The prediction has a mean pLDDT of 86.
A computed fold for a 473-nucleotide part of an RNA from an uncultured cyanobacterium, annotated as small-subunit ribosomal RNA, 5' domain.
The full RNA is in RNAcentral, with records from ENA, Greengenes and SILVA.
Context: one part of a larger RNA
RNA sequence: GGAUGAACGCUGGCGGUAUGCUUUACACAUGCAAGUCGAACGAAAGCCUAGCUUUAGUGGCAAACGGGUGAGUAACACGUAAGAAUCUACCUCCAGGAGGGAAAUAACAUUUGGAAACGAUUGCUAAUAUCCCAUAUGCUGAAAAGUGAAAUGAAUUUUGCCUGGAGAUGAGCUUGCGCCUGAUUAGCUAGUUGGUAAGGUAAUGGCUUACCAAGGCUACGAUCAGUAGCUGGUUUGAGAGGAUGAUCAGCCACACUGGAACUGAGACACGGUCCAGACUUCUACGGAAGGCAGCAGUGGGGAAUUUUCCGCAAUGGGCGAAAGCCUGACGGAGCAAUACCGCGUAAGGGACGAAUGCCUGUGGGUUGUAAACCUCUUUUCUCAAGAAAGAAGUUCUGACGGUACUUGAGGAAUAAGCAUCGGCUAACUCCGUGCCAGCAGCCGCGGUAAUACGGGGGAUGCAAGCGUUAUCC
Numbered sequence: 001g002g003a004u005g006a007a008c009g010c011u012g013g014c015g016g017u018a019u020g021c022u023u024u025a026c027a028c029a030u031g032c033a034a035g036u037c038g039a040a041c042g043a044a045a046g047c048c049u050a051g052c053u054u055u056a057g058u059g060g061c062a063a064a065c066g067g068g069u070g071a072g073u074a075a076c077a078c079g080u081a082a083g084a085a086u087c088u089a090c091c092u093c094c095a096g097g098a099g100g101g102a103a104a105u106a107a108c109a110u111u112u113g114g115a116a117a118c119g120a121u122u123g124c125u126a127a128u129a130u131c132c133c134a135u136a137u138g139c140u141g142a143a144a145a146g147u148g149a150a151a152u153g154a155a156u157u158u159u160g161c162c163u164g165g166a167g168a169u170g171a172g173c174u175u176g177c178g179c180c181u182g183a184u185u186a187g188c189u190a191g192u193u194g195g196u197a198a199g200g201u202a203a204u205g206g207c208u209u210a211c212c213a214a215g216g217c218u219a220c221g222a223u224c225a226g227u228a229g230c231u232g233g234u235u236u237g238a239g240a241g242g243a244u245g246a247u248c249a250g251c252c253a254c255a256c257u258g259g260a261a262c263u264g265a266g267a268c269a270c271g272g273u274c275c276a277g278a279c280u281u282c283u284a285c286g287g288a289a290g291g292c293a294g295c296a297g298u299g300g301g302g303a304a305u306u307u308u309c310c311g312c313a314a315u316g317g318g319c320g321a322a323a324g325c326c327u328g329a330c331g332g333a334g335c336a337a338u339a340c341c342g343c344g345u346a347a348g349g350g351a352c353g354a355a356u357g358c359c360u361g362u363g364g365g366u367u368g369u370a371a372a373c374c375u376c377u378u379u380u381c382u383c384a385a386g387a388a389a390g391a392a393g394u395u396c397u398g399a400c401g402g403u404a405c406u407u408g409a410g411g412a413a414u415a416a417g418c419a420u421c422g423g424c425u426a427a428c429u430c431c432g433u434g435c436c437a438g439c440a441g442c443c444g445c446g447g448u449a450a451u452a453c454g455g456g457g458g459a460u461g462c463a464a465g466c467g468u469u470a471u472c473c
Stems, first nucleotide, its partner, number of pairs: 001473004006469005013343006019336002021301001026299003030296003035061003040058002043055005068254003078178006086171002091167007099133004108123002111120003138147003153158001180226003187217003192214008229251004233244004256277005279290004307333001309332003315329001316327004347375003357366003381410006390400001417462005422443003428457005438445002
């Protein structure tokens, strides 16, 4: 000098665009953040009463996305380059198919337990829920043979269902290379290393088990310990390099702590389940309920970080045939000079120079064209009038917003500070103080004439900021 998610002090006019718990992955009151489909199904209630509406339940799809955080992790976690033994709902394309039958169950009703949460009994009923038989291009198999599917609904077009093949997308797995510090950590390892067989998985594999062999890693740093999410990037630098990993984007990991599986195409699942633990709440003491590292917000910690706002109008997502519903994703507004960029706080004229202040050698110098005064302008400001684009999609649909912007009127009107002035380093004098009070980044200054302390005047620098502190180059 540059930089920052900064903070502190003094000061503060406006706009645009960004950014905003870096600390306790501390605890959380309250509200919202994931639903949707009646064109799958039976039913109940209501009504403008025979055809609509609403809904608890069965059923389907979604809830594995989106959003948050960085605790853990030194690892095939990440980055990059390759690979083979895999799966992939919805979507697209191609080929083929959907025959026959059955038993239940929730809702509902009955009885009933419990404070509640939540149940239990008996009876009835439907389906695109469930099951059986049949069939097959599929799969297994050397063959024989075995195994193995389907669902209909509204109607005007049509939507769905099953099987096989291909694609697309997504995901799992393997490997080469890269990837912080410590040797005041030198040896580590028994499923350990390899083989055979079996099991298991979507799939390879000690992934698991049995048996056999005795291997495997290590001074090119194993093991152990510490620290840490990784990257694109960001920052600095001429570069090499150093530092860093907020926002945005890709990947990974986590969801009160630890463990486990279920469902499913996909999870070992933030707003699902079960078990254990800590904590909090309710309780009729028998038992129950909860999880903001979602958006706001509260307490606490801290030098320090915002509104318990508006809207689904746009973009995107889920469901639905659609209308539409849901969406704290997102779009916006609010707060903060936190940062960057832009604008303004006036412009021209105006004295060998008013007054005041300060200095003085008392002559004067300086403040200073500064003011007054004259002329002009209205960016801003205030008021008034008009008024968007963003809407795709013929019509309708705008949270932002009566906002941006435009026009008119008014009047220089509404708007300057902060630090420094001994040298480094641009800028000097007076008074006070007297090694005191104090200053200070380094050198150093102050003990009676201090350009270095404090104040006045003046000057210099930057400017809606200016200084200080912290950190990096």